Guanidine-I riboswitch aptamer from an uncultured Methylophilaceae bacterium, 103 nucleotides, folded computationally. The coordinates come from a structure-prediction model, not an experiment, and the mean pLDDT is 81.
RNA sequence: UUGAAUGACAUCUAGGGUUCCGUUUUCGAUCAUUGAAAAGUCUGGACCAAGAGUUGUCGGUCAUCAAUGGAUGACUACACGGAGGGAUAAAAGCCCGGGAGAC
Numbered sequence: 001u002u003g004a005a006u007g008a009c010a011u012c013u014a015g016g017g018u019u020c021c022g023u024u025u026u027c028g029a030u031c032a033u034u035g036a037a038a039a040g041u042c043u044g045g046a047c048c049a050a051g052a053g054u055u056g057u058c059g060g061u062c063a064u065c066a067a068u069g070g071a072u073g074a075c076u077a078c079a080c081g082g083a084g085g086g087a088u089a090a091a092a093g094c095c096c097g098g099g100a101g102a103c
Stems, first nucleotide, its partner, number of pairs: 007058004012053001015048002020045002022042001023039007059076007078098001080101001084096003
C1' cells in the first nucleotide's frame, strides 16, 4: 500500500416511540353514561426492533453410508465503531451499515 467472503427466513428480548386502544388531567353534557382537548416527564395492550442479542427452521462445507431420490454425524468462527441522513404516526440497538473511521 492492497485485501474477497463472512447466507436466508421466522421468533422473542434488550431497546424504541405515540397513529390506534387503554390510563391520567382539564373542560362540557347526562338518570345511567358519554363528548372534546392535552399528556409518552403514562406501568401497559397493540406496534417498530438488533451484523456485532436469544431460539428455531432452512441453506452451506466436510466425513461416512447409500446409489442417483437421499440418510447420519461434525462444523458454520470472529466482530471496536461515530457524526449525519432516511422511513413510518413517531422513535430506536430499525435502514444507509460488518458503511466512514479505529485496532
It matches the Rfam family "Guanidine-I riboswitch aptamer". Its family is annotated with regulation of gene expression in the Gene Ontology.